[in-house]
RNA sequence: UCCGAUAUGGUGUAGGGGUUAGCAUUGGUCGCUUUCACCGACUAGACCCGGGUUCGAUUCCCGGUAUCGGAA
Numbered sequence: 001u002c003c004g005a006u007a008u009g010g011u012g013u014a015g016g017g018g019u020u021a022g023c024a025u026u027g028g029u030c031g032c033u034u035u036c037a038c039c040g041a042c043u044a045g046a047c048c049c050g051g052g053u054u055c056g057a058u059u060c061c062c063g064g065u066a067u068c069g070g071a072a
Stems, first nucleotide, its partner, number of pairs: 001071007010025004018055001026044006048064005
């Protein structure tokens, strides 16, 4: 320099044009318990950035950034 893949709560991940953006874990509150733990209920928290297409983009397209892999 070129090619490819990936980017979603604090962490690990699912989803893939109209979703309340799901799950696990973590945090908070409450219940249970003499207390802690376990367990249960509720709750908080996310679509890498900028453009384009579209009635509508987290999703499709282009560019950028970061990470990983490959070629020279």